[in-house]
RNA sequence: GCUGGAGUGGCACAGCCGGUAGCGCAGCUGAUUCGUAAUCAGCAGGUCGUGGGUUCGAAUCCCAUCUCCAGCU
Numbered sequence: 001g002c003u004g005g006a007g008u009g010g011c012a013c014a015g016c017c018g019g020u021a022g023c024g025c026a027g028c029u030g031a032u033u034c035g036u037a038a039u040c041a042g043c044a045g046g047u048c049g050u051g052g053g054u055u056c057g058a059a060u061c062c063c064a065u066c067u068c069c070a071g072c073u
Stems, first nucleotide, its partner, number of pairs: 001072007010025002013022001019056001027043005049065005
């Protein structure tokens, strides 16, 4: 330098044939318990690496760019 893949709540991931985002763990509150843990119920937290474009509408499609990984040279 070229090619491919990944980037989504604090963490690990899903959603990627377009219809304004979800699960688990962690966190908070309550119930249960003599108390803690466990268990159960509920709550909060992200607008999707960044910037543009297409579209009525983009995490999803297109372009550029940043970081990481792998391969080739």